[in-house]
This is a predicted structure of an 87-nucleotide RNA (c-di-GMP-I-GGC riboswitch aptamer) from Paenibacillus hemerocallicola. Its mean pLDDT, the model's own confidence on a scale to 100, is 89. The organism belongs to Paenibacillus, within Bacteria.

RNA sequence: GUCGAUAAAGGCAAACUUGUCGAAAGACAAGGACGCAAAGCUACAGACCUAAUGGUCGGCAGACCGAUGGUGGCUGAGUUGCCGAAG
Repeated sequence: GUCGAUAAAGGCAAACUUGUCGAAAGACAAGGACGCAAAGCUACAGACCUAAUGGUCGGCAGACCGAUGGUGGCUGAGUUGCCGAAG
């Protein structure tokens, strides 16, 4: 360096509940642990979610399109990093 123990010291925290923000997706805080060796960080590529503003259609009701919104706990990529058995 690669790699990742039934190792050690620590770390994060899904669902769900409550509160706040948001049009929504979702975010944040507290509780809570399904899991995680980058489940640290970055929306660069792909993927997925939402559809307010905008656009199209429509007599209306409404339908459809569409990220400038999100998910880093979907994958890749970039970047930083704790520990150290065996190989």